Large-subunit ribosomal RNA, domain IV from a metagenome, 350 nucleotides, folded computationally. The RNAcentral record of the full RNA draws on SILVA.
[in-house]
Context: one part of a larger RNA
RNA sequence: UCCUCGUUAAGGAACUAGGCAAAAUAGCCCCGUACCUUCGGUAGAAGGGGUGCCUGAGUAGAGUAACUGUCAAAGAAGCUCGAAAAGGUCGCAGUGAAAGGGGCCAGCCGACUGUUUAACAAAAACACAGCUCUCUGCUAAGUCGAUAAGACGAUGUAUAGGGAGUGACACGUGCCCGGUGCCGGAAGGUCAAGCGGAGAGGUCAGUCGCAAGACGAAGCUUCGAAGUUAAGCCCCGGUAAACGGCGGCCGUAACUAUAACGGUCCUAAGGUAGCGAAAUUCCUUGUCGGGUAAGUUCCGACCUGCACGAAUCGUGUAACGAGCUGGCCGCUGUCUCAACGAGUAACUCG
Repeated sequence: UCCUCGUUAAGGAACUAGGCAAAAUAGCCCCGUACCUUCGGUAGAAGGGGUGCCUGAGUAGAGUAACUGUCAAAGAAGCUCGAAAAGGUCGCAGUGAAAGGGGCCAGCCGACUGUUUAACAAAAACACAGCUCUCUGCUAAGUCGAUAAGACGAUGUAUAGGGAGUGACACGUGCCCGGUGCCGGAAGGUCAAGCGGAGAGGUCAGUCGCAAGACGAAGCUUCGAAGUUAAGCCCCGGUAAACGGCGGCCGUAACUAUAACGGUCCUAAGGUAGCGAAAUUCCUUGUCGGGUAAGUUCCGACCUGCACGAAUCGUGUAACGAGCUGGCCGCUGUCUCAACGAGUAACUCG
C1' cells in the first nucleotide's frame, strides 16, 4: 500500500455524470392517515406513542367439555389458551443479540402480473386482456410432408379457426383512392402454346435445249400470312384500423403589430381534434414564470412544430415498475479531510 470490516470531532451531498457506495428505517400493539381514484385502492401513506422484569394473574376473558339438569334451556369440574388498568423495580439503552420497509412531491414511458439478449443490455423492448381489418362454409382456410399418402387445424364448424395491425380503461380516431397493393367488373385494346394454313423455299420423275442450263407434277421436307384463342396487363369501379400521403407565393383592419378577409399557382388531398422547445426543437442554455444565493437539467406556460398528430394510433389516466428524470425530508466518511483500530495479502526474517 491493496482487499474485507469497525469507529469517528464539527459540518451533512459541499462528493459525483448520478447520493454510486454506505448510513439510516425496520418486528409486534395502539393512535392516526392527504391529494387523487377505475371507489377496489392510494395505505404499512405520512406522522406519533408503547415494548424488559415483578405484583396484579394463570385472575378477567376465550375455546372445548366429563358431568348436573323435568335431558332442555341453563350451569359446569377438567383441559387448551390467556389479557388490561394500576402499582413496583433495574440499566445509558427492554423488538437490549440476529433476522427485519427509509419516506415524500412532481414529470416521462409502459396500463397491470408476466417475458427477454444461458455468459456485458431486464428496459420505454416482447407478451398481454381488449379493439379493428382480413381469410375460411368443411375434403375449411392455413401448416408439415418429395409431387404424395398421411397428419395438425379438430373428434372443432363463423360466438369457430388462420393471418395482420393496435395494445387495459376513458374521450376520440379528420381529409386524400392520383401512385402501389387488394377486391369486383367484363365491352374494347394487347397477348402464349395450340388450332389454322394463304403463300414461299429445298429435292426430283419428266419436259425443252447441241451444250451450258431453264422449267418442273406427285411425294417427302423446311419456312409460314390472315383467322381463332385463356389468365395477365391496359381499361372501368371500389377499398386507408391496406402500403402510404396530408402545399407555395402576394396583399389587406383608423398607432404599431398581427391578419378574421382577398388574390394567385399547384395538388389525389393539402394536417382536422388534441398535443407541442416534446424519448420529437436545428437555431437553443428559445422567451416568460416556479424552484435555488446561484439551475445547459426539472416543472408550468407560450407556439416561430428545422422535422408532432390521430390503431407504424392521438390525448388523458387511478393502480403498478430492481424503468428514466427533477426536487425535498431523514441519514450518513460520498465529501471538507482525513484519523485510529481489526483480519488477510503484499513485504521482511526463517